[in-house]
RNA sequence: GAGGCAGUUCGUUCUAUCAAUCCGUAUAUCGGAUAGGAAAGUCCGGGCAACAUAGGGCACCGCACUUCCUAACAGGAAGGGGACUUUAAGUUCACAGAAAGUGCCACAGAAACUAAACCGCCAAGAUUUCUUGGUAAGGGUGAAAAAGUGAGGUAAGAGCUCACUCAUCUUAAUGUGAGUUAAGAUUGGGGUAAACCUUGCGGGUUGAAAGACCAAAUAUAUCCGGAUAAAAGGGCGGCCCGCCUAAUUGCUUGCAAGCCGGAAGGGUAGGUUGAUUGAGGUGUAUCGUGAGAUACAUCCUAGAUUAAUGAUAGAAGGCACGGCAAAACCGUGUUUACAGAACCCGGCUUAUAGAACUGCCUUUUUU
Numbered sequence: 001g002a003g004g005c006a007g008u009u010c011g012u013u014c015u016a017u018c019a020a021u022c023c024g025u026a027u028a029u030c031g032g033a034u035a036g037g038a039a040a041g042u043c044c045g046g047g048c049a050a051c052a053u054a055g056g057g058c059a060c061c062g063c064a065c066u067u068c069c070u071a072a073c074a075g076g077a078a079g080g081g082g083a084c085u086u087u088a089a090g091u092u093c094a095c096a097g098a099a100a101g102u103g104c105c106a107c108a109g110a111a112a113c114u115a116a117a118c119c120g121c122c123a124a125g126a127u128u129u130c131u132u133g134g135u136a137a138g139g140g141u142g143a144a145a146a147a148g149u150g151a152g153g154u155a156a157g158a159g160c161u162c163a164c165u166c167a168u169c170u171u172a173a174u175g176u177g178a179g180u181u182a183a184g185a186u187u188g189g190g191g192u193a194a195a196c197c198u199u200g201c202g203g204g205u206u207g208a209a210a211g212a213c214c215a216a217a218u219a220u221a222u223c224c225g226g227a228u229a230a231a232a233g234g235g236c237g238g239c240c241c242g243c244c245u246a247a248u249u250g251c252u253u254g255c256a257a258g259c260c261g262g263a264a265g266g267g268u269a270g271g272u273u274g275a276u277u278g279a280g281g282u283g284u285a286u287c288g289u290g291a292g293a294u295a296c297a298u299c300c301u302a303g304a305u306u307a308a309u310g311a312u313a314g315a316a317g318g319c320a321c322g323g324c325a326a327a328a329c330c331g332u333g334u335u336u337a338c339a340g341a342a343c344c345c346g347g348c349u350u351a352u353a354g355a356a357c358u359g360c361c362u363u364u365u366u367u
Base pairs, nucleotide, nucleotide: 001363002362003361004360005359006358007357008356009355010354012316013315014314015313016312017311018310020034021033022032023031024030036338040349041348043347044346045345046344047343048207049206050205051204055241056240057239058238060203061202062201063200064199065079066078067077068076069075080095081093082092083091084090096198097197101196102195103192104191105190118139119138120135121134122133123132124131125130147165148164149163150162151161152160166188168185169184170183171182172181173180174179211273212272213271214270222263223262224261225260226259233245234244235243248257249256250255251254280299281298282297283296284295285294286293287292317335318334319333320332321331322330323329
């Protein structure tokens, strides 16, 4: 210098003049603030609020190698193992269990879980074509066919024997651990759980249009069921169990008014709050491989409710083109991508013009 692999950050800034919304205050047209890296998707986890005084079981749902981080997570960090791979840097995995059980593996093929003998090879008989026995090394079918390669041996063959390797088991060393390495033993027939299932761990529901409060208006009306040592009904989501829940009074012996729950119907739809100080941001130091943790300092950075966060001018930065073969510099143009908060926070996924930076691999040249 070239070609690759992986990752991080930014994604406009400043000044002036007006404008919109909000906050503060000394109420002055004074000061301050004002849409993202994803605000998107609504896929997860929480905070917060209500049910609710508060449990158990079943169903249902989620996760699944190890250790750590976090408020928590189906998230993240660092490792382990499998598969892929271009020389390499790397990529990828829905990674517990197939010896608890039940299924499925079409077609082809002799045979696909009680596994197998079509061709071929060998032996004997028979005599032109077959029979019997042995075999699973060779061939064929297939995604997959009795762990693999080589040598010996055999009638021909086979872990039959040997060497090396794979898998399984045992022991030792090492590591927090998943595991790794070594030695020995054995001969060892699949796959599939993103099929049903089993094991372990975990999970209440709903959701700001959740909720709370105030004002105003209507119907002080009608119907049904129930009640005091009780629970029909109601109160959390699917079910069951459990738990909680009604108030009496008057006249008079049965009514009426109230109470609990429900049905039909009617009225209102205005305002305040929730609502922005937090698992918060930034800087420095220390610890940690890292995700992160701790300490100190410092800052307050939208709060609308048909929904504001803008316009103009100049400059800088960026980009494109040209001067130019290149750099500096100059000139012209442009501000381009994906895209707009709505209770808040932490993740994941998806979209994205352009810019800057870091690490690693291969290769060329020079010193």